[in-house]
Context: one part of a larger RNA
């Protein structure tokens, strides 16, 4: 010096990205227990007290006349620094996210990711849709729309606004466009001494499916949800007015947020001091309603922040024990 332990004056998180690590709490019995809540919980909330041994007595049960009991209770006394004497053995509060139990990167990630019950849409009438296979055939299913498949959301509460112009999807016995086949008006060549027939080549009209154009529906389909001026008797602001554009101009709710650039926004709480946290404000660079919005009891080896207790994390290091490294012989 390293590893593993033990102890430490005064202070007690000043350490540090962060109380990481350590310390503290801890069992059983009694008392007592808040906000909130889906009335089940929260809850072992929090916070207090007791616990050894000896002796006496009482109760209960079983036995029987006196005992027994890993049972319960009361009083008195005794010892120790310490009586759940060792081992074992919960700190708490408040926000974010995810409802929950669960699942996951075997070998750096356990989570806010995945799943989930619940919700919604679409397809599918059975030789079902969908999937595997070249096919036969198989699964779906020895099921039958309260079923099966696909996609999105993610308990519950309150809700889920406007837009069908674009893209997609779906309906449409009309019309337009349009392929090959069919069709064959005509034309040219050849043919003949010259015509003709024949042969070769070319070829208009006609015809006409799907698609596209056209025309309706559809956003819990993919998606989208504006500007610029003026105006109130201080100032500021703008209920209001005018105008331009759009398919429609962001409703409820929420908001410096896991989203806020400017930004350590401004105010408030807390601290001697707070780029953090919590509560508000709204000027949302660039929230917003199943790509769900918002709130939420319970739950979490999740992530911030505060507090009690506690401590060698630290001020600031010291001593000791065991085993190594190392040094000397």
């Nucleotide at each position: 010096c390293c590893a593993u332990g033990u102890c430490g004056a005064a202070g007690g998180a000043a350490c540090u990205u962060g109380g990481c690590a350590a310390a503290a709490u801890g069992a059983c019995c009694c008392c007592g227990u808040a906000a909130c809540u889906u009335c089940g919980g929260g809850a072992g909330a929090a916070g207090g007290g007791g616990u050894g041994c000896u002796c006496u007595c009482c109760u209960a049960u079983c036995u029987u006349u006196u005992g027994a009991u890993u049972a319960g209770g009361a009083a008195a006394g005794c010892g120790g620094c310490a009586c759940a004497u060792a081992c074992c053995a919960g700190g708490u509060g408040u926000a974010g996210c995810a409802a929950c139990u669960g699942u996951u990167u075997a070998u750096u990630a356990a989570a806010a990711a995945c799943a989930c019950a619940g919700g919604a849409c679409u397809c599918u009438g059975c030789u079902a849709a969908g999937u595997g296979g070249u096919a036969a055939c198989a699964c779906a299913a020895u099921g039958u729309a309260u079923a099966g498949a696909g996609u999105c959301u993610g308990a519950c509460u309150c809700c889920u606004g406007c837009c069908u112009g674009g893209u997609g999807u779906u309906g449409g016995a009309a019309g337009g466009u349009c392929a090959g086949a069919a069709g064959g008006a005509g034309a040219a060549g050849u043919g003949u001494g010259a015509u003709a027939a024949g042969c070769u080549u070319u070829g208009a009209a006609u015809g006409g499916a799907a698609g596209c154009c056209c025309u309706g529906g559809u956003a819990a389909a993919c998606g989208g949800c504006a500007g610029c001026a003026g105006u109130a008797a201080c100032u500021c602001u703008a209920u209001c007015u005018a105008u331009c554009c759009u398919a429609a101009g962001g409703u409820a709710g929420u908001g410096a947020g896991a989203u806020u650039c400017c930004u350590u926004g401004u105010c408030a709480c807390a601290u001697a001091a707070g780029u953090a946290u919590c509560g508000a404000c709204c000027u949302g660079c660039a929230c917003g309603a199943a790509u769900g919005g918002u709130a939420u009891a319970a739950c979490g080896a999740c992530u911030g922040c505060c507090c009690c207790a506690c401590u060698g994390u630290c001020u600031c290091c010291g001593a000791c024990a065991u085993g190594g490294a190392c040094c000397c012989a």